[in-house]
Context: one part of a larger RNA
RNA sequence: CCCCUGUUAAGGAACUCGGCAAAAUGCACGUGUAACUUCGGGAUAAGCGUGGCCCUGAUUAGGUGAUGAGGGAAAAUCAAAGCUGAAAGGGGUUGCAGAUAAGAGGCUCUGGCGACUGUUUACCAAAAACACAGAUCUCUGCGAAGACCAAAGUCGACGUAUAGGGAUUGAGACCUGCCCGGUGCCAGAAGGUUAAAGGAGGGGGUUAUCGAGGCAACUCGAGAAGCUCUUGACUGAAGCCCUGGUAAACGGCGGCUGUAACUAUAACAGUCCUAAGGUAGCGAAAUUCCUUGUCGGGUAAGUUCCGACCUGCAUGAAUGGUAUAACGACUGGAGCGCUGUCUCAACAGGGGACUUG
Repeated sequence: CCCCUGUUAAGGAACUCGGCAAAAUGCACGUGUAACUUCGGGAUAAGCGUGGCCCUGAUUAGGUGAUGAGGGAAAAUCAAAGCUGAAAGGGGUUGCAGAUAAGAGGCUCUGGCGACUGUUUACCAAAAACACAGAUCUCUGCGAAGACCAAAGUCGACGUAUAGGGAUUGAGACCUGCCCGGUGCCAGAAGGUUAAAGGAGGGGGUUAUCGAGGCAACUCGAGAAGCUCUUGACUGAAGCCCUGGUAAACGGCGGCUGUAACUAUAACAGUCCUAAGGUAGCGAAAUUCCUUGUCGGGUAAGUUCCGACCUGCAUGAAUGGUAUAACGACUGGAGCGCUGUCUCAACAGGGGACUUG
């Protein structure tokens, strides 16, 4: 010097990102207990008091109950031995200290998020993430939809729409506005477009044959049928175009200008654009850049916190909105208690480090 442990004057969070760590609380009995609340809770809320031993209380209360009486029997009822056995209260006594050791909640106030118990990154994340009961949409009529699979077959389910699959939201309370133009989905069928397939007709190649030339071989021209190459009118489903519906489907939810008898502001008016222009709520927020916004509270002093305001860079309604009792090894702020966290260190115990073997 390091590690583990113990104690500490005065102060008591001044430490620090942050009370991290430590200290403190802790048991039983009695007493007492607020806001709020879904009336269950909150609650061991908080807070206060008592606690050893001896005598008394006490041949006690209470518990158990042999046995006897009772009755036809059983039961009730009555009497009752034995065993067991407190407390309140009163008095005394003792230590620094009586839940004497070990074990054994710190508490309160106020926000955010998630309702809750639960689940999770085996080995750096336990959470506000996942799940959840509940809500909604959608598919599925049973050989179901959906899933595995080459098939057979199986799961779904030995279930049957109060069932099963998929998707979103996430208890309960109050609610969930407008937009179907785009994308998706559903429905429709008149017209347009359209594949394979069929294929009228046209064009090309080949040449039986015919014509011309040539002694011949053959050359040139025309060219039926067949074969073949090509083109192709027309017929032709779904789909797409088209017509409607649908947002707890994916999603979206404006700008400019003027105007009131101080000023300011604009209920009001005009205009442009849009499918429609953000409703109720909430709001510098887990969302606010400017920003430590402004005002109020708390502090001697507060970029955090709480309450307001609204100028929402860029809130907003099941990508759910708002408030919420209870709950949380979650997260922000404040206080009481408590302390070596600190002012500022000191001492002690154990083990290392160090020296020698």

Model confidence (mean pLDDT): 87 of 100. Large-subunit ribosomal RNA, domain IV from a Candidatus Zhuqueibacterota bacterium, 357 nucleotides, folded computationally. The full RNA is in RNAcentral, with records from ENA. The organism belongs to Candidatus Zhuqueibacterota, within Bacteria.